[in-house]
RNA sequence: GGGCUCGUAGCUCAGUUUGGUAGAGCGGCUGGCUCUUAACCAGUAGGUCGCGGGUUCGAAUCCCGCCGGGCCCG
Repeated sequence: GGGCUCGUAGCUCAGUUUGGUAGAGCGGCUGGCUCUUAACCAGUAGGUCGCGGGUUCGAAUCCCGCCGGGCCCG
């Protein structure tokens, strides 16, 4: 330098196929239960979907460029 792949909540990931309300588990917070803690139960908060631009009525999703991680080739 080239090819492939990944980047979504604090963490691990789904959602991309087929554009149409951004989700799950764990964790956090509040309450219940308990002598207390843990466990368990109920509720709740948390997101520029890596960055910029384009297409579209509408983009996490499609297109282009860039950044970062992994693998391979030279």